Context: one part of a larger RNA
Molecule: small-subunit ribosomal RNA, central domain
Organism: metagenome
RNA sequence: CUGGGCGUAAAGCGCACGUAGGCGGACUGGUCAGUUGGGGGUGAAAUCCCAGGGCUCAACCCUGGAACUGCCUUCAAUACUGCCAGUCUUGAGUCCGAGAGAGGUGAGUGGAAUUCCUAGUGUAGAGGUGAAAUUCGUAGAUAUUAGGAAGAACACCAGUGGCGAAGGCGGCUCACUGGCUCGGUACUGACGCUGAGGUGCGAAAGCGUGGGGAGCAAACAGGAUUAGAUACCCUGGUAGUCCACGCCGUAAACGAUGAAUGCUAGCCGUCAGCAGGCUUGCCUGUUGGUGGCGCAGCUAACGCAUUAAGCAUUCCGCCUGGGGAGUACGGCCGCAAGGUUAAAACUC
Numbered sequence: 001c002u003g004g005g006c007g008u009a010a011a012g013c014g015c016a017c018g019u020a021g022g023c024g025g026a027c028u029g030g031u032c033a034g035u036u037g038g039g040g041g042u043g044a045a046a047u048c049c050c051a052g053g054g055c056u057c058a059a060c061c062c063u064g065g066a067a068c069u070g071c072c073u074u075c076a077a078u079a080c081u082g083c084c085a086g087u088c089u090u091g092a093g094u095c096c097g098a099g100a101g102a103g104g105u106g107a108g109u110g111g112a113a114u115u116c117c118u119a120g121u122g123u124a125g126a127g128g129u130g131a132a133a134u135u136c137g138u139a140g141a142u143a144u145u146a147g148g149a150a151g152a153a154c155a156c157c158a159g160u161g162g163c164g165a166a167g168g169c170g171g172c173u174c175a176c177u178g179g180c181u182c183g184g185u186a187c188u189g190a191c192g193c194u195g196a197g198g199u200g201c202g203a204a205a206g207c208g209u210g211g212g213g214a215g216c217a218a219a220c221a222g223g224a225u226u227a228g229a230u231a232c233c234c235u236g237g238u239a240g241u242c243c244a245c246g247c248c249g250u251a252a253a254c255g256a257u258g259a260a261u262g263c264u265a266g267c268c269g270u271c272a273g274c275a276g277g278c279u280u281g282c283c284u285g286u287u288g289g290u291g292g293c294g295c296a297g298c299u300a301a302c303g304c305a306u307u308a309a310g311c312a313u314u315c316c317g318c319c320u321g322g323g324g325a326g327u328a329c330g331g332c333c334g335c336a337a338g339g340u341u342a343a344a345a346c347u348c
Stems, first nucleotide, its partner, number of pairs: 004319003007302002012316001014201004021194003025088007033081002035077008049065006091191001092188003095184005103177007110154001114150008125136002162169002206247006215241002220236004258315006266293013297304002321348003330341004
C1' cells in the first nucleotide's frame, strides 16, 4: 500500500466553529474534459514468454511470433461525472404567529443550617468510639433563650423530568443574551454535508497576583488500633475549596458507540407543542425530544434494535501481538507542574 476493522477483544480526537480538500437534490439544453469504441503513429535492441533451429546435452547462441499493460494523434458515441447556460422546490435558510426550559453573563435579594461573639437561665459534665483516649469544661462548658457577625451551599418541589455542542447547569427577582420546538407556507432558490491544518470552549486538581475564609479538609500534629500502622477510626488542623483577573488543557472528558442524510414491524411510558372529536377530561391523529420492551436484521457472545451496534451513501479521526512505552531524544506549548507529537535496542 492492498485488505480487514474501531460498544466490551488494539482502535471514535473531550466538544464545537471553520480554511483547503473530498462529496453533493429535481428538470432541460449545450460542450465533449473525464469515460467508451474504432483507426493511425510510436513503444530501439537486448531481456521475459511461446514455437522452431545450432553447438553430442545443458548453460549459451540463432530465427520467427507474441508481448511491451504506456504515450501521442484522429474519427465517432453522449448514458453517467465535470464544465457552461436556464428553470424548479422537496435539502438548507429567511419571514410571520405561538411555546417550554437548572442554557449563558451581570446585579440585587431570602430563609433554614453551621461556626463564632455578647447577654440571660443553669450545673458538672460534654464530646467521641467497637471500646477508649487525645480534646473542651467550675476562669462556668454541653444544653437552652435573646441579639449580633461571617462565609458557603440552596432542603421540600425533584422526576431513566428539562436545557446545553461538550465540559456542565438547581433558592428568588431584574437586566442583557444564545439556542431549540410547533403552527402558517409569504420569500430566497442547492445557498448543502464533512472537515487535514487552524481557531475557540473545555470538570476537578494545580499555578500567578490581589481579596475572602463559616463549614469541610490533602499535608501536618496528637490519641487509638496493631507484631508494626508513615493507613482505615477519633480530636485538632494549613494549603485548598469561595471571588476577580490571568494561566494550565487533562479525566472511566463514557452511550467506553465521530458527524450528516435516506430507508427498514410494533407495543407501553414521559416531556414540549399542534389539530380534530365528544360525554370536559378523556380519546384519536401528528411533529420534536427522552426512556422501557420487542420483530426483521446484525453480533464471537453479551447484547443493539426508527435515539441501531440493521440496510446503504459521503467526509473526517483512529487500530495493526504483549512488554519496553504513551517512555527516551528532538520539536512545539507552559511561570512551573507538566502537556502534545512520538521511537528504538532488547525481550516473550